[in-house]
RNA sequence: GCGGGUGUAGUUCAGCGGUAGAGCAUCUGCUUCCCAAGCAGACUGUCGUCGGUUCGAAUCCGAUCACCCGCU
Numbered sequence: 001g002c003g004g005g006u007g008u009a010g011u012u013c014a015g016c017g018g019u020a021g022a023g024c025a026u027c028u029g030c031u032u033c034c035c036a037a038g039c040a041g042a043c044u045g046u047c048g049u050c051g052g053u054u055c056g057a058a059u060c061c062g063a064u065c066a067c068c069c070g071c072u
Base pairs, nucleotide, nucleotide: 001071002070003069004068005067006066007065010024011023012022013021018055026042027041028040029039030038048064049063050062051061052060
C1' cells in the first nucleotide's frame, strides 16, 4: 500500500428497513434469625463518527476512526 472481519446497555452478545432486546451484573422489595439461593420489579443506549438513499436506517450506500486477520 491492497483486501477482509469486528464495533449495539456496566459486561457478553442478539437484532431480514417500521416502538432497540436477552443473559450476567447493579439497585429496590418479598422470602430468611443472617447470608446465599429463589421470586417480583426498576435502572442503564446520541447503535464508533460524519454524510447519503428512503415516508422511515442499528439494518442499505460512501467516507472515516479504533482493534483484529491475511496479502504484497
Molecule: transfer RNA
Organism: Aphanothece sp. CMT-3BRIN-NPC111